[in-house]
RNA sequence: GGUUUUGUAGUUCAACGGAUAGAACAAGUGUUUCCUAAACACUAGAUCCGGGUUCGAUUCCCGGCGAGACUACCA
Repeated sequence: GGUUUUGUAGUUCAACGGAUAGAACAAGUGUUUCCUAAACACUAGAUCCGGGUUCGAUUCCCGGCGAGACUACCA
């Protein structure tokens, strides 16, 4: 090179084509405590890039980029 899978918060994962894209852990703030930890409450944080289909795309299609697996034959 070729075949194939995959890309969503800091991390691990959700999300019938339709609600303000959620959860856990992590982070920050507060309550509590003599202090820390724990517990509880709250806050912030993400769809790899470009195009297409559609009333509507995280989802479907095409191209690019990154990552994983396989790679008989050819080189």
This is a predicted structure of a 75-nucleotide RNA (transfer RNA) from Paludibacter sp.
The organism belongs to Paludibacter, within Bacteria.
The sequence is in RNAcentral, with records from ENA.
Rfam family: tRNA. Its family is annotated with triplet codon-amino acid adaptor activity in the Gene Ontology. The family's RNA type in Rfam is transfer RNA.